[in-house]
RNA sequence: GGCCGGUUGGACGGUCGCGGUCCGGCAUUUCGGUGCAGGGUCGAGGAAAGUCCGCACUCCAGAGAGCACGGUGCCGAGGAAACCUCGGGGUGGAGUAAUCUGCCGGAUAGGGCCACAGAAAAUAGAGCGCCGAAAGCAUCUCUGCUUUCGGUAAGCGUGAAAAGGUGGUGUAAGAGACCACCGGCGUCUGCAGUAAUGCGGGCGGCCUGGUAACCCCCGCCGGGAGCAAGGUCAAACAGGGAUGAGAGGCUGCUCGCCUCGUUGAGUUCCGGGUAGACUGCAUAGAGAGAUGAUCGUCCAGGUGCUUCGGCACUGGACAGAAUGCGGCUUAUAGACCGACC
Numbered sequence: 001g002g003c004c005g006g007u008u009g010g011a012c013g014g015u016c017g018c019g020g021u022c023c024g025g026c027a028u029u030u031c032g033g034u035g036c037a038g039g040g041u042c043g044a045g046g047a048a049a050g051u052c053c054g055c056a057c058u059c060c061a062g063a064g065a066g067c068a069c070g071g072u073g074c075c076g077a078g079g080a081a082a083c084c085u086c087g088g089g090g091u092g093g094a095g096u097a098a099u100c101u102g103c104c105g106g107a108u109a110g111g112g113c114c115a116c117a118g119a120a121a122a123u124a125g126a127g128c129g130c131c132g133a134a135a136g137c138a139u140c141u142c143u144g145c146u147u148u149c150g151g152u153a154a155g156c157g158u159g160a161a162a163a164g165g166u167g168g169u170g171u172a173a174g175a176g177a178c179c180a181c182c183g184g185c186g187u188c189u190g191c192a193g194u195a196a197u198g199c200g201g202g203c204g205g206c207c208u209g210g211u212a213a214c215c216c217c218c219g220c221c222g223g224g225a226g227c228a229a230g231g232u233c234a235a236a237c238a239g240g241g242a243u244g245a246g247a248g249g250c251u252g253c254u255c256g257c258c259u260c261g262u263u264g265a266g267u268u269c270c271g272g273g274u275a276g277a278c279u280g281c282a283u284a285g286a287g288a289g290a291u292g293a294u295c296g297u298c299c300a301g302g303u304g305c306u307u308c309g310g311c312a313c314u315g316g317a318c319a320g321a322a323u324g325c326g327g328c329u330u331a332u333a334g335a336c337c338g339a340c341c
Stems, first nucleotide, its partner, number of pairs: 001341002004338005010298007018043006025036004045318001049329002052327005057226004069222005074088005089104006105217002110215002112211003127156002129152010164182006183207002185204008230279004240270003243266001246260005299316001301314005
């Protein structure tokens, strides 16, 4: 200097202020409370944030099974679970290194697609080149040139990718066509490992590209909405149900008359809903939301001066609860501790 992990995120006191709760005091009251002043006590975070995952809790829906849809996907352990944590494996990338980082079921179940360039992009392919044959032309000859037909994947060229690599045999020229070695794939198998997997051996010329973040196939998982969930109590007013014959006016009373009323008067009761209150709800808590300001002394740190004893100035980030919990991600001045290069 780097790299990884962890801890911390100013301390104490005074004054003023804010919210919850408890205690008594005074005032007021419709006796439920309300107001005023006082005292005690409690009052943000490592992320309270984003609301990205998972769960508790609550209500709604739901026989069972299947389909569809969505999520997830190497192995082991932990965990209530998780787009979670820890450890391990495979395969790429960065760094001298410590270390960091991308990806992870299946391409031999099937279908689709593979831009541009290129003759050709998956039943391979013949543009140039190479080789053979025929015809024609040139030439003394060797041979050369042109056209047509055929063979050829060694070479050139295009591309991210051209259908294993090197050497040999072979051939007209070539080619896993054949052989040796190397690499891959398939299959059988030994050893190590809980496993993913690793290190080997035998056999088969099998050498058949990529893409699943295109569809798809396989395994596993998944009902919906959310504390403004939901629960309890419950006015005024309107309407519903039960009850069932009166009510109002002339008129102070009785009679009488008139109007309304069995298409429901008046009375009381019942039940549902709304406002509101309580709860859900927590050793902060709630209501759109309190947790603050300032002064003093000090502390980590920084800058300057220094007679190296100190002195002066400066100085603390990101942010902030709203049902709770477990994670992830993002923001974060500075300080401290440990491992490693």

Overview:
Bacterial RNase P class A from a soil metagenome, 341 nucleotides, folded computationally. The RNAcentral record of the sequence draws on MGnify. Model confidence (mean pLDDT): 80 of 100.